[in-house]
Overview: Predicted 3D model of a 328-nucleotide part of an RNA (large-subunit ribosomal RNA, domain IV) from a soil metagenome. Rfam family: Bacterial large subunit ribosomal RNA. Rfam links the family to the GO terms ribosome and structural constituent of ribosome. Its mean pLDDT, the model's own confidence on a scale to 100, is 89. RNAcentral holds the full RNA, with entries from MGnify.

Context: one part of a larger RNA
């Protein structure tokens, strides 16, 4: 100088992206605990007190015939120490918000998450030599199972809903009709050939599936407008008008893990707050199982706050014990 420890005057997060490290906390007994809540929880919430030793008294179990012994509880007094859960082991704590219900799984060696799974929903296939899936195949798995069964496909616990568009796609249904291959079919033709003949080329017309068509389907992919005008202050506009669409976004919810203009505006907190929180709504560019919106509990997840506690900091110091470096 470096590492690992300890100690620290006033201050106590000013440090910093952020208390990141470090520190407080930590047992057991009592007492005592809010919101909210799916009444189980939250809870150990929170926050208080009390703990060694030593005499006495009073009790309870257990074991003795009995004195007694052994253990366990209470209740007065005392005695020591800076300190009694005396080392060592040993939750810091409260509120707010997002996110995911949860417990669970992940990137073996830079991500443990709001990513994956989950119980529940729900649309589809699959009638059994089942649908799928592997295999050229015999076979095999589903399954020594049978629609309360097994496959795929999206959503993700509960509540409380899940509007509107079948125009494209896409499935699903449709004994008409349109197109349409190979096949059949053979009017008519051409080559040879004396000719029977042999040998090519063909129009009608009859031909599946698929397409076109006619339907149905959105918890299938997937979509859900634009201008103008109007109320007795103003301003907005319940109304009108017009164009366009398969249909013009309903509840909820919103500057949000989604707001670009933006540090929007207004409250709140701070002495001072691009972050948070509560509102508003002008949603660039929310939105209903690519699920909306709440939600106890739960989380080495993310946000901001307070309480406490600190060498993180103002600002650094000192010991110890390790390396380094100098010099002998």
């Nucleotide at each position: 100088c470096g590492g690992u420890g300890u100690u620290g005057a006033a201050g106590g997060a000013a440090c910093u992206c952020g208390g990141c490290a470090a520190a407080u906390u930590g047992c057991c007994c009592u007492c005592g605990u809010a919101a909210c809540u799916u009444c189980g929880g939250g809870a150990g919430a929170a926050g208080a007190g009390g703990g060694a030793c030593c005499u006495c008294c009073a009790g309870g179990c257990g074991g003795g015939c009995a004195a007694c012994c052994g253990u366990c509880c209470g209740g007065a007094g005392g005695u020591g120490g800076c300190a009694c859960a005396g080392a060592c082991c040993a939750g810091g704590g409260g509120g707010u918000a997002g996110c995911g219900a949860c417990u669970g799984u992940u990137u073996a060696c830079u991500a443990a998450a709001a990513a994956c799974a989950c119980a529940g929903g729900a649309c589809u296939c699959u009638g059994c030599g089942a649908a799928c899936u592997c295999g050229c195949g015999a076979g095999a798995g589903g399954a020594c199972g049978u629609a309360u069964a097994g496959g795929g496909u999206c959503u993700g616990a509960c509540g409380c809903c899940u509007g509107c568009c079948c125009g494209g796609u896409g499935c699903c249904g449709g004994a008409a009709g349109g197109u349409u291959a190979a096949g059949g079919a053979g009017a008519g033709g051409g080559g040879u050939g004396c000719a029977a003949g042999c040998u090519c080329c063909g129009a009608a017309c009859c031909g599946a599936a698929g397409c076109c068509c006619c339907g149905g389907u959105a918890a299938a992919c997937g979509g859900c407008g634009g201008c103008c005008g109007u109320a007795a202050c103003u301003a907005u506009a319940a109304c009108g008008g017009u164009c366009c669409u398969a249909a013009g976004g309903u509840a909820g919810c919103g500057a949000a893990a989604u707001u670009c203009c933006u540090u929007g505006u207004c409250g709140g907190g701070u002495a001072a707050g691009u972050u948070c929180c509560g509102a508003c709504c002008u949603g660039c560019a929310c939105g209903a199982a690519u699920g909306g919106c709440g939600u106890a509990a739960c989380g080495a997840c993310u946000u901001c706050c307070c309480c406490g506690c600190u060498g993180u900091c103002u600002c650094c110091a000192a010991c110890a014990c390790c390396g380094g470096c100098u010099c002998a």